Record summary
This is a predicted structure of a 75-nucleotide RNA (transfer RNA) from a Flammeovirgaceae bacterium.

[in-house]
């Protein structure tokens, strides 16, 4: 350099064109308790950037950024 895969919440992950992007863990608050833990309830917070296609994009296309894998060249 070429090819290819991946990027969603603080972390792990679901959604393969359609309603308000869902869950677990975490964090915060409350209940319970003499206190703490456990348990229960509520809250918190996300699609890497830009552009395109479409009535509609996490999803499809282009480009850039970041990461992984394979491969070629370089005396």
């Nucleotide at each position: 350099g070429g090819c290819u895969c991946c990027g969603u919440a603080g972390u792990u992950u679901a959604a393969u064109g359609g309603a308000u992007a869902g869950a677990a863990c975490g964090a915060g608050a409350g209940a319970u308790u003499c206190c703490g833990g456990u348990u229960c309830u509520c809250u918190u917070g996300g699609u890497g950037g830009g552009g395109g296609u479409u009535c509609g994009a996490u999803u499809c296309c282009c480009u850039c950024c970041g990461g992984g894998g394979c491969u070629a060249c370089c005396a």

It matches the Rfam family "tRNA". Rfam classes the family as a transfer RNA. The literature on the family includes a 1993 paper in Trends Biochem Sci by Hou, "The tertiary structure of tRNA and the development of the genetic code". Rfam's curators write: Transfer RNA (tRNA) molecules are approximately 80 nucleotides in length.